This is a predicted structure of an 87-nucleotide RNA (c-di-GMP-I riboswitch aptamer) from Paenibacillus sp. N3.4. Its Rfam family is "c-di-GMP-I riboswitch aptamer". Rfam's curators write: GEMM was predicted in a large-scale screen for bacterial structured RNA regulatory elements. Its mean pLDDT, the model's own confidence on a scale to 100, is 86. The RNAcentral record of the sequence draws on Rfam.
This record gives sequence, structure tokens and C1' cells, in this order.
RNA sequence: UCUGCGAACAGGCAAAUGGCGCGAAAGCGACAGACGCAAAGCUAAAGGGGCUAAUCGGCAUCAGCCGAAUGCUUGCCAGCUACCGAA
Repeated sequence: UCUGCGAACAGGCAAAUGGCGCGAAAGCGACAGACGCAAAGCUAAAGGGGCUAAUCGGCAUCAGCCGAAUGCUUGCCAGCUACCGAA
């Protein structure tokens, strides 16, 4: 110096939930709030998984069923990048 690991220091992020707003929905935004996180930083056009179905198609015939993302999820896996400085 680099890599791995994760004590300490300095900090960081923010689950559920609540009300407000957006959205067809999944979900998202800011605020309040902290379950937790050593990548809970970035990436949805590296890749995979999952969720939803406005819309389209098919079936049915009385408003249902099935399939499909261009929608969503990175706090599902994953890829990329990275602060601190002990054993």
C1' cells in the first nucleotide's frame, strides 16, 4: 500500500405506523416516528426473483376468470462504488 474481517471514533440511513398528497393498482413523495442496517449508498437498459394489471388479448355472460409491463419493488437476490481505523 492492497485485500479480508469488524472493536472504537465521527457520523449516516430509516421499518411498521399515522395523517396529507399522487397513482387504476402495486406503490411513491414530504413530515412525524425508529424496526433495524457495515453498504438499508447507486443501478430496474448488467442479470434474476417478486408485486400490480390502467391497457391489450382470450374465455365467460353479468361484471367475473386467465395471460402479458411499458408500471412498481434495491430494506428480495445480485452488479457497481465507498467513510473510519484496532486486534
Taxonomically the source falls in Paenibacillus (Bacteria, Bacillota, Bacilli, Paenibacillaceae).